[in-house]
RNA sequence: GAACCAUCCAGAGCGGCCGAGAGAUCUGGCUCCACGACGCCGCAGCAACCACCCUUCGAGGGACGGUGCUUCCGCCAGGACCGAUGGAAG
Repeated sequence: GAACCAUCCAGAGCGGCCGAGAGAUCUGGCUCCACGACGCCGCAGCAACCACCCUUCGAGGGACGGUGCUUCCGCCAGGACCGAUGGAAG
């Protein structure tokens, strides 16, 4: 980097730093943002994809670890060989 499998209308915030846009890309909307968004760090939390434990073996239960996530239905719609996350193998 490409392909495969699964999921994407649920859930979960505070502090510090930075300083202007952000919500993947394009278009039209819409939402957040100097009352500091986005991003990074710390702590916390959510969840249960992997691993682990239990099990009445059920799409069940738990939650140290590996990720991931914690504005709005992947924000809405259109287009697409679209995007994101996890796993397995190469």
SAM riboswitch aptamer (S box leader) from Glutamicibacter sp. MNS18, 90 nucleotides, folded computationally. It matches the Rfam family "SAM riboswitch aptamer (S box leader)". Rfam's curators write: The SAM riboswitch is found upstream of a number of genes which code for proteins involved in methionine or cysteine biosynthesis in Gram-positive bacteria. Gene Ontology term of the family: regulation of gene expression. NCBI's taxonomy places the organism under Bacteria, Actinomycetes, Micrococcales, Micrococcaceae, Glutamicibacter. It was read from a public genome assembly, where an Rfam model found it.